[in-house]
Molecule: c-di-GMP-I riboswitch aptamer
Organism: Chloroflexota bacterium
RNA sequence: GGAACGACAAGGCAAACCCGUCGCGAGGCGGGGACGCAAAGCCACGGGACUCGGACGGGGGACUUCCGAGUCAGCCGGGUUGCCGAA
Numbered sequence: 001g002g003a004a005c006g007a008c009a010a011g012g013c014a015a016a017c018c019c020g021u022c023g024c025g026a027g028g029c030g031g032g033g034a035c036g037c038a039a040a041g042c043c044a045c046g047g048g049a050c051u052c053g054g055a056c057g058g059g060g061g062a063c064u065u066c067c068g069a070g071u072c073a074g075c076c077g078g079g080u081u082g083c084c085g086a087a
Base pairs, nucleotide, nucleotide: 005085006084012037013036017032018031019030020029021028022027035074041080042079043078045077046076047075048072049071050070051069052068053067054066055065
């Protein structure tokens, strides 16, 4: 120095909910607020969940399947960057 690991120290992030705002919506952004998080930093590559539209055709609705477009990184995996340095 690196990996693994998670003590110490310095800190960091911010769930639910509320207010405002954008979006058809899932949800995003800002403020308040802390459930928690060693990557709860970043990335939609794989899986998963969710939303919108369409297809199936006597009509309507729900579900499933298929197709298209999206959302979630605090669902999991993967990739990548990073603070401290005890056992």